[in-house]
């Protein structure tokens, strides 16, 4: 420090999500030892036992005990008596118990933090003065009697004190009216002290108080709180200032700088993270508040309104004898419960420290220590060296091998640690050690006791196998899993951490994802629909001044501990000490004086102003005008009108449309009209008057910063919408018909009514848009209005405005914006924070409604979004092309058949190919066989391969069983080669490696094809441009069949296609001349047949020829195009082979080859017979026709290019023929297949189901073959269906083509209407490219990218989920009003009782208890907010597999 993750790719925005660190945690799994630390975050829930605050005999009375002396006697008991003895429990008194310890429930507050401030108290300590004289009255304990279950008491008698009250004193103290007036004390003793009372100082301490200053969480869907309230008088109270409390006065006082209300919270040093600022957080350690079952109250005292005091009241538990009584673990241990979850009913006061003591000493669950708990942090082990045969096993394999791996065994050594034995500390300065026989320290055995987890698909460090088959499972995000999973679940292996290791949670952080540091608003979320204008904020120039801000010194404080650095102890570290620095703060104090502020002086560039010009649909009232349109009269006029795509609804013969005069009446203001012009936005359009608001230009000798911006508030505010009350010409939501449609509650058409208009009142929203706040400055231009000044008079300067285009810097994610900024600065506002839920419910505010305005959450997804890119699409646009369409020819589709394919049947009808681009396709040829399917019979190292072993040559001839494979018998036969050892072949047997499979899976695959399409097109390299994807190039004009070519050009060049080179065809040459050919010559049996000839066809080798190469025109002087001349052949001459990147998970595992699953007496293999040929139906390809351009008969001519020895067969003979017989010739330019057929010349039919058409059936026949039943082709005779040109639709075809005729070849024993090929005759049309359909090139829009067969929207049905309304219901908080009134304090009172003082002895002061009165906690009633849970039914939302209907967007 950053990555993943929205797309096909980029670039932004924007969320999610990880990697880090910490953590009082908890859970999984694992566990060896120490050190230091931590250890109920929940129910401030309840608590059984023990313990935790006592001391102090040197304040006091005092049982009673030792010891000593007496007495009495029962000789071991009472009784007194003494003592510098000792000393219980219990009371009296002192001090202490207000600290220590524990929780965070309550508080949003002077509670806390920090700095302050004065109106104070302070036991115990220090210091300083002064003083302790002299008296009195009682009382617990105790005894006595009694009540009571008990807790606890009554009554009466006795006693001390430093307890308790008085007098004397009173420097200094206190009040105070300055005259006075008032308050003290204690002793004890060992004589040395240690108290005690008054007052003064000090605080090394501790406390109190201040509405002093700043600083402390959310909510405004919480906006107005307060009546002791805010103040002042005077009283009362405190220690002590105040409304602290009364009384009277006044009527103030707090709040938008957030009052009051709700929630939620102990504050702080600090703790985590973070570079930091900042977030979170407030365990343990410190400092403070607050709190002790809940609520109230005071009392004691220096100190409480008191954790282990008290008094009341509530709940709860307990104990009772029913009459009353106890009690507070939020002390330490423990218990129950809560809960994921958090220790022992320990040990000691030995340290440190607290109380009490004169002091010994006591007490201290503060402390110190031990125990449980890997809860954390740090330390150490669990061995070290050597060790290749690279052992064994395991796992992977290309079978080689490679990895576990020097790991291990084996040999050498060591012995922290734990164990055993033995010794043994600091901690204590003299006594004292829980800790502890602890920590070291020595000895001894022995590699001995001691390693796991999570992770391995990318982030992210590490990979293979095997099972699994969208299942079972993973997942932090993205996303794995549907037969090859590096992602699940095992194992091998590897990675990382290690006594740990993960995973959950939670926090910062990474996130500049709340942006002080550090962000944004034209389209990504985000500028308020415009003004005004308060409160804030901000503000020209000059001069002083003042010193608040601001700087800069000092000075106090910032507790300590913690972070840092240094240093030290602990063997190191954790961890502790010491020093140091820091503690970014506050406050005081000096100085400084630019800027900021404040006070003041002064100015004139900002703003205003005043006077003169100018433009304007600016805005409101009133009048006025024409042209149209509808209606109405009244005319001419006759059948339409009208209104669509195309029609109807409708109007019209009761006379419309038309026209023509007149009339009526709302509405609107043509042409001028213009990215023209006024306005602040909305928005403003005939003409004239009136009133009025801005703006601009020029001059000024005024005003002197008066400015800007604006939260609230105020006002304006299209259109629809509402209310009253008017107007309605046209246009027109709803509504009706009428068309379209599947439907059509739409679009289209024929009416229509609210509404539009006018008044006056709401209403307050729009894509209120420039998707861009206002306002100032700055920052090239060109253009386009005006106004000014120069002077060369058509030019230059200058200045102002306002709208518009383009463009520079510059900015921006592009896109763009660019003096009118989206560029660089400043002021003010408004406004955003991931998509959906949702601009939605609640609550509140306006509102007559309809709305509007503010404005969440639940729960849901990993995105959504913007800009530009590339490509694909568009019933988008331009340009071009092709039998695309159009002109034409001839066909399919209608019949009959031949063939394939659905489908269906079947024991099987083996399998595949399924729009083009399957379907006379694989298959160029199923009777057996192929044959892969069926059904039965059979074999199992196998029908076929290599490898061992034994035998035998191979092999063949008969015969018997069987449907055959097969079995049994049975003849013949003893092979080649040899180096003489053998070896090669084959054939049978056995075992056992393996064989085989047309079983899966073309979606694991290679290699092969198919289509797009012979369409013109698909790329690189450099360089340029762009932040990237990318883009240029390849675009653009022009051309061409072409990306062909030429021109332009930031591109320049290349490569794969394309042309061409390659085969054939068309013409001439040249060479050769036999099986081919015959011009001339000769012969002839008349057939080139013979000599004989190379000329010609004709064969086959080479060659020439066509290059837009000449000529004109066009054209841009080019590429090229027309025309044209020679030429067999002209612009590719025809034709074939040749198929770019690349698409379609196209096609084939059944041509073949293979990965990987599956079978192994079978899914292999052999053999027989069926089957593949089936047949309501239905498609696809062909044949044959439907006839006279013809059919039948007869005659007669002319081809090519194939094939032939298992062949091909002439000629002749039989037979009506198929053929059969013989048989000559050919391995073929010689022989043969072989008849070319249309054609043409003659006869015959005369438009009919025919002399057309041949299907089907019956008879007989031929042939090929083991074998024609299922199931062959042909031939002869007989039979003689349907069919008279074929609906919708649709194919092929641009010339030697279509059509039409025949010929041959592969497969093949034999079987073609198929297929591939030969040749004969031989047309007709193309104006043109608008429109289907395909394809190319440029643009364009896009929400598509699996790519339009795309993508996606609402209802509605199911199912789950959170949520909102709802009669009400329940609970908790709280505000008014009111009752009520415990304890207790303060007043008040003579009902009653009273020991000290004073008395005149009667009583007085003074005081208790009663009783009252004020203030109050609990309770209580009413009546409202509010918050939560609930709730029939119900509203919308989200989410789900491939439901339903439609198709709104793109």
């Nucleotide at each position: 420090a950053g990555g993943g993750u929205u797309u096909g790719a980029u670039c932004a925005u924007g969320g999610c999500u990880c990697a880090g660190a910490a953590c009082g945690a908890a859970c999984g799994c694992u566990g060896g030892c120490g050190g230091c630390a931590u250890g109920c975050u929940u129910a401030a829930c309840a608590c059984a036992u023990g313990c935790a605050a006592g001391u102090c005999g040197a304040a006091c009375g005092g049982a009673g005990g030792c010891c000593c002396g007496g007495a009495g006697c029962u000789u071991g008991c009472u009784c007194c008596g003494g003592a510098u003895c000792c000393g219980a429990a219990a009371c009296u008194g002192g001090c202490g118990c207000a600290c220590g310890g524990g929780u965070g429930a309550g508080u949003a507050a002077c509670g806390c933090g920090u700095g302050g401030g004065a109106a104070u108290c302070u036991a115990c300590c220090c210091u300083g003065g002064g003083g302790u004289g002299g008296g009195g009255a009682a009382u617990a304990a105790c005894c006595g009697c009694u009540g009571g279950a008990a807790a606890c008491g009554g009554c009466g008698g006795c006693u001390a004190a430093a307890a308790c009250c008085g007098c004397a004193u009173a420097c200094g103290c206190c009040u105070u009216g300055c005259g006075a007036g008032g308050g003290a004390a204690a002793g004890c003793u060992u004589u040395a002290g240690c108290g005690c009372c008054c007052u003064g100082g000090g605080a090394c301490g501790a406390g109190c108080c201040c509405g002093c200053g700043c600083g402390u969480c959310g909510g405004a869907u919480u906006a107005g709180c307060u009546u002791g309230u805010u103040g002042g008088u005077g009283a009362g109270g405190u220690a002590a200032c105040g409304g602290c409390u009364c009384a009277c006065c006044a009527a103030g006082g707090c709040u938008u700088c957030g009052a009051u209300c709700c929630g939620u919270a102990g504050c702080u040093g600090g703790u985590c993270u973070g570079a930091g600022a900042g977030g979170a957080u407030g365990a343990c350690c410190a400092g403070u508040c607050a709190c002790a079952c809940u609520g109230g109250g005071a009392c004691u005292g220096a100190g409480a309104c008191a954790c282990g005091g008290c008094c009341c009241a509530g709940a709860c538990u307990c104990c009772u004898a029913c009459g009353g009584g106890a009690g507070g673990c939020a002390g330490c241990a423990g218990u129950g419960g809560g809960g994921a979850a958090u220790a022992u009913u320990g040990g000691a006061c030995a340290a440190u420290g607290g109380g009490g003591g004169a002091a010994a000493c006591c007490c201290u669950g503060a402390u110190c220590c031990a125990g449980c708990a890997a809860u954390g942090c740090c330390g150490c082990g669990u061995g070290a060296g050597u060790g290749a045969a690279g052992a064994a096993g395991g796992c992977c394999c290309u079978a080689g091998g490679g990895u576990u791996g020097u790991a291990a065994a084996a040999c050498u050594c060591u012995u922290u640690c734990a164990g055993u034995c033995g010794u043994g500390a600091c901690g204590a300065u003299g006594a004292u050690g829980a800790c502890g026989g602890u920590a070291g320290c020595g000895a001894c055995a022995g590699a001995a006791g001691a390693a796991g987890c999570c992770c391995c698909g990318g982030c992210u460090a590490a990979c293979u196998c095997c099972g699994u088959g969208c299942c079972a499972g993973c997942a932090g995000c993205c996303g794995c899993g549907g037969u090859a999973a590096u992602a699940c679940a095992g194992a091998g292996g590897g990675u990382g951490c290690g006594a740990a290791c993960g995973u959950u949670g939670u926090u910062c952080g990474g996130a500049a994802u709340u942006a002080c540091u550090g962000g944004g608003c034209g389209u990504a979320a985000a500028g308020g629909g415009c003004g005004c204008g308060u409160a804030g904020g901000c503000u020209g120039u000059u001069u002083g001044a003042u010193u608040a801000g601001u700087c800069a010194g000092a000075g106090g404080u910032g507790a300590a501990a913690u972070c840092c650095c240094u240093a030290a102890g602990c063997u190191c570290a954790a961890c502790u000490u010491a020093g140091g620095a820091a503690c970014u703060g506050c406050c005081u104090u000096u100085g400084a004086u630019a800027c900021u502020a404040u006070c003041a002086u002064a100015c004139u560039a900002g703003a205003g102003a005043u006077c003169g010009a100018g433009a304007g649909a600016a805005g409101u009232u009133a009048g006025c005008g024409g042209a149209a349109u509808u209606c109405c009269a009244a005319g001419u006029g006759u059948a339409g009108a009208g209104g669509u795509g195309a029609a109807a609804u409708u109007c019209g013969u009761a006379g419309a449309u038309a026209u023509u005069u007149g009339g009526a009446g709302g509405a609107a203001c043509a042409c001028c009209a213009g990215u023209g012009g006024c306005g602040a936005a909305g928005g403003c359009g005939g003409c004239u008057c009136a009133c009025u608001g801005g703006c601009u230009c020029g001059a000024u000798a005024c005003u002197g910063a008066c400015g800007c911006u604006g939260a609230g508030a105020c006002g304006c505010g299209a259109a629809a919408g509402c209310g009253u009350g008017g107007g309605u010409a046209g246009c027109a939501a709803a509504c009706a018909g009428g068309a379209u449609u599947a439907g059509a509650u739409a679009c289209c058409c024929u009416g229509g009514u609210a509404g539009u208009c006018c008044a006056c009142g709401c209403c307050g929203u729009a894509a209120a848009c420039g998707a861009u706040g206002a306002g100032a400055g700055c920052u090239a231009g060109c253009u386009c209005g005006g106004g000014c000044a120069g002077c060369a008079u058509g030019c230059u300067g200058u200045u102002c405005g306002g709208u518009g285009u383009c463009g520079c810097a510059g900015u921006u994610a592009a896109c763009g914006c660019a003096u009118u900024a989206a560029g660089c600065u400043c002021u003010c506002c408004g406004c955003c924070u991931g998509g959906g839920g949702a601009a939605u419910a609640c609550g509140g505010u306006c509102g007559c409604a309809a709305g509007a305005u503010u404005a969440a959450a639940a729960c849901u997804c990993a995105a959504a979004u913007g800009a530009a890119u590339u490509g694909a699409c568009g019933g988008g646009g331009g340009c071009c092309c092709g039998c695309a369409c159009a002109a034409g020819c001839g066909g399919u589709g209608g019949a009959g058949c031949a063939u394939g394919u659905u489908g269906u049947u079947u024991a099987a009808u083996u399998c595949g190919a399924u729009g083009c681009a399957a379907c006379g396709c694989g298959a160029a040829g199923a009777a057996c066989c192929u044959u892969a399917c069926c059904a039965c019979c059979c074999c199992u190292u196998g029908a076929c391969a290599u490898a061992c072993u034994c035998g035998g040559a191979a092999c063949u001839u008969u015969c018997u069983a069987g449907a055959g494979a097969u079995a049994g018998a049975u003849u013949g036969g003893u092979g080649c080669c040899u180096u003489c050892g053998g070896g090669a072949g084959c054939c049978g047997a056995g075992a056992u490696a393996c064989a085989g499979g047309u079983g899966c899976u073309g979606c694991a695959u290679g290699g092969c094809u198919g289509u797009c399409g012979u369409c013109a097109g698909c790329u690189c390299g450099u360089g340029u441009c762009g932040u990237g994807a990318g883009a240029u190039g390849u675009u653009g004009g022009g051309u061409u069949a072409a990306g062909u070519c030429c021109c332009g050009u930031a591109a320049c060049g290349a490569g794969c296609g394309c042309a061409a080179c390659c085969c054939u065809u068309g013409u001439c040459c040249u060479u050769a001349u036999u099986u081919g050919c015959c011009a001339g010559c000769g012969a002839u049996u008349c057939g080139g047949u013979c000599g004989g000839g190379a000329a010609c066809u004709c064969u086959a080798a080479g060659g020439a020829g066509a290059c837009u190469g000449c000529c004109g025109g066009u054209g841009a002087c080019a590429a090229a195009c027309c025309g044209g001349a020679g030429g067999a052949a002209g612009g590719u001459g025809g034709g074939g082979a040749c198929g770019a990147c690349g698409u379609c998970a196209a096609g084939u595992c059944a041509u073949c080859a293979u990965g990987g699953c599956c079978c192994u007496u079978a899914c292999g293999g052999g053999g027989u017979g069926g089957g593949c040929u089936a047949c309501a139906a239905a498609c696809g390809u062909g044949c044959u026709a439907c006839a006279a351009u013809g059919g039948u008969c007869g005659g007669u001519a002319c081809a090519a290019a194939g094939g032939g020895c298992u062949g091909c067969a002439a000629a002749c003979c039989a037979g009506c023929a198929a053929u059969g017989g013989u048989a000559a010739g050919c391995g073929a330019a010689u022989c043969c297949c072989a008849a070319a057929a249309a054609a043409c010349c003659g006869a015959u039919c005369g438009u009919a189901g025919u002399c057309c058409g041949g299907a089907u059936u019956g008879g007989g026949g031929u042939c090929u073959g083991c074998a024609a039943c299922u199931c062959g082709a042909c031939c002869c005779c007989a039979u003689g269906a349907a069919g008279u040109c074929g609906g919708a639709a649709u194919c092929g075809c641009u010339a030697g083509u279509a059509a039409u005729c025949g010929c041959g070849a592969a497969u093949c024993a034999g079987a073609a209407u198929g297929u591939c090929g030969c040749g004969g005759u031989g047309a007709a049309u193309a104006c043109g490219u608008u429109c289907c359909c395909g394809g190319g090139c440029c643009u364009u829009g896009u929400a598509c990218a699996c790519a339009c067969c795309g993508c996606c929207c609402g209802u509605c049905a199911c199912a789950c989920c959170a949520u909102g309304g709802a009669a009400g219901u329940u609970g908790g908080u709280u505000g008014c009003a009111c009752c009520a009134g415990a304890a207790g304090u303060a007043g008040g009172u003579a009902g009653u009782c009273u020991a000290a003082c004073c008395c005149u002895c009667g009583g007085g002061a003074g005081g208790g208890c009663g009783c009252u009165u004020a203030c109050c906690a609990c309770g209580g009633u009413g009546u409202g907010g509010u918050c939560a849970a609930u709730g029939a039914c119900u509203g919308g939302g989200g989410u789900g597999a491939a439901g339903u209907c439609g198709u709104a967007a793109c």

This is a predicted structure of a 1450-nucleotide RNA (small-subunit ribosomal RNA) from an uncultured prokaryote.